[in-house]
RNA sequence: GCGCCUAUAGUAAAAUGGAUAUUAUGAGGGACUCCGAAGCCCUAGUUGCAGGUUCGAUUCCUGCUAGGCGCG
Numbered sequence: 001g002c003g004c005c006u007a008u009a010g011u012a013a014a015a016u017g018g019a020u021a022u023u024a025u026g027a028g029g030g031a032c033u034c035c036g037a038a039g040c041c042c043u044a045g046u047u048g049c050a051g052g053u054u055c056g057a058u059u060c061c062u063g064c065u066a067g068g069c070g071c072g
Base pairs, nucleotide, nucleotide: 001071002070003069004068005067006066007065010025011024012023013022018055027043028042029041030040048064049063050062051061052060
């Protein structure tokens, strides 16, 4: 330098272009308890960046950034 793959909540992952992006764990609160733990209930938090296509984009297209693999 070229090609391919990946990027979603603090962490690990789902989501055929269509309702408020889902689950687990973690965080905060509640109730329970003599006090805790476990289990139960509630809450907050997320699509790498910039454009494009579309009535509608996590999803499709382009560029960039970061990481991984391969070729030279």
A computed fold for a 72-nucleotide RNA from Acholeplasmatales bacterium DTU067, annotated as transfer RNA. The organism belongs to Acholeplasmatales, within Bacteria. Its mean pLDDT, the model's own confidence on a scale to 100, is 83. The sequence was found in a public genome assembly.